Annotation
A computed fold for a 74-nucleotide RNA from Candidatus Kaiserbacteria bacterium RIFCSPLOWO2_01_FULL_55_19, annotated as transfer RNA. Lineage of the source: Bacteria > Bacteria candidate phyla > Candidatus Kaiseribacteriota. Rfam family: tRNA. By type it is a transfer RNA. The coordinates come from a structure-prediction model, not an experiment, and the mean pLDDT is 81.
[in-house]
RNA sequence: GCUUGGGUAGCUCAGUUAGUUAGAGCGCUUCCCUGAAGAGGAAGAGGUCCCCGGCGCAAUUCCGGGCCCAAGCA
Numbered sequence: 001g002c003u004u005g006g007g008u009a010g011c012u013c014a015g016u017u018a019g020u021u022a023g024a025g026c027g028c029u030u031c032c033c034u035g036a037a038g039a040g041g042a043a044g045a046g047g048u049c050c051c052c053g054g055c056g057c058a059a060u061u062c063c064g065g066g067c068c069c070a071a072g073c074a
Base pairs, nucleotide, nucleotide: 001073002072003071004070005069006068007067010026011025012024013023019057028044029043030042031041032040050066051065052064053063054062
C1' cells in the first nucleotide's frame, strides 16, 4: 500500500435490510438477608450508537469520505 472484518454502557458483546422506548451478561450504587462478609433476592444509575458529510418526512441502521483496531496479502 491492497483486501476483509470491526468501532454501540466501565468491560465483553447483541441488535434493527430506517419508524413506538437502544438492549443482555459481568461490573457499579441503594435496600433486604447476615454478628460481619460472601453467596442469594429486589430496585436503580450509567449511552453525542467513532467523526464529518449526503439521501430522505425520519439515520445507531443506507451511501461517500476520514480516524482507530484486528487478521490476511504484498